[in-house]
RNA sequence: UGCAAUGAUAGAGGCGCGGACGCGCAUGAGUAACCGGCACACACGGGCAGAGCACCCGGCCGGUGAAAGGGCCUUCCGCCGAAGGGCCGUAUUCCUGCCUGGGGUGCGGUAGCCUGGGCCGUGGGAGAAUAUCUCACGGACUGCCACAAACGGUGUGGAGCGCUAUCAUUGAC
Numbered sequence: 001u002g003c004a005a006u007g008a009u010a011g012a013g014g015c016g017c018g019g020a021c022g023c024g025c026a027u028g029a030g031u032a033a034c035c036g037g038c039a040c041a042c043a044c045g046g047g048c049a050g051a052g053c054a055c056c057c058g059g060c061c062g063g064u065g066a067a068a069g070g071g072c073c074u075u076c077c078g079c080c081g082a083a084g085g086g087c088c089g090u091a092u093u094c095c096u097g098c099c100u101g102g103g104g105u106g107c108g109g110u111a112g113c114c115u116g117g118g119c120c121g122u123g124g125g126a127g128a129a130u131a132u133c134u135c136a137c138g139g140a141c142u143g144c145c146a147c148a149a150a151c152g153g154u155g156u157g158g159a160g161c162g163c164u165a166u167c168a169u170u171g172a173c
Stems, first nucleotide, its partner, number of pairs: 001172001003171009014080001016079005022073001024072002033064006044058004048101003052098003083115003086110009116142002119139008144158005
């Protein structure tokens, strides 16, 4: 020493991420459920998918009439692999019951299985839903680093195990 490695601390990206409270707001929904009346009750149809067995349900009119999850908003809290997902394990629950499969929720593991970040579009899943969440693909934008060009503008590539700053230690010159 604007050299390299390791460690620690502090930071940056921006519609940035996540969480909590609320007699808040909309949706859910004039739905479910209950009450009354009419009708039907042979049959037919239905109950996530599959085979079998069983069980249950069903329409119209009127009256009363919700709730949960999810979402928005205010405030507060924790933060910048913030966080989200995939996979594995486990517990529990829903779908009428049994069997098989499938879905939801909680917990744990996987640092290094994937994703820098938000937005838009298409398709799938969850969902009452056009909200919202999530996955895959594509698009432009944006931040970081490298290389090239270069007054500049810009182009190509890469990934957060990154990047910037400071300090310490070790090494090299």
The prediction has a mean pLDDT of 77. The RNA shown here (Lysine riboswitch aptamer) has 173 nucleotides and comes from Flavonifractor sp. An135. The sequence is in RNAcentral, with records from Rfam.